[in-house]
RNA sequence: GGCCUCAUGGUCAAGCGGUUAAGACGCCGCCCUCUCAAGGCGGAAUCACGAGUUCGAUUCUCGUUGGGGCUA
Numbered sequence: 001g002g003c004c005u006c007a008u009g010g011u012c013a014a015g016c017g018g019u020u021a022a023g024a025c026g027c028c029g030c031c032c033u034c035u036c037a038a039g040g041c042g043g044a045a046u047c048a049c050g051a052g053u054u055c056g057a058u059u060c061u062c063g064u065u066g067g068g069g070c071u072a
Base pairs, nucleotide, nucleotide: 001071002070003069004068005067006066007065010025011024012023018055027043028042029041030040031039048064049063050062051061052060
């Protein structure tokens, strides 16, 4: 340099055109408890960036950036 692949809350991670963007851990509040832990209930927090296609994009296409791999 060429090709492939990945990028979603603090972490892990599902979703692959129309969902309120699921879940787990963590965090915050309340309940329970003499207190803590455990348990129960609730809450905040997410689509790397820029264009394009489309009535509609996290999802498809192109590019950029970053990670991983193969290859000369």

Model confidence (mean pLDDT): 82 of 100. A computed fold for a 72-nucleotide RNA from a Clostridia bacterium, annotated as transfer RNA. The sequence was found in a public genome assembly. Rfam family: tRNA. By type it is a transfer RNA. Gene Ontology term of the family: triplet codon-amino acid adaptor activity.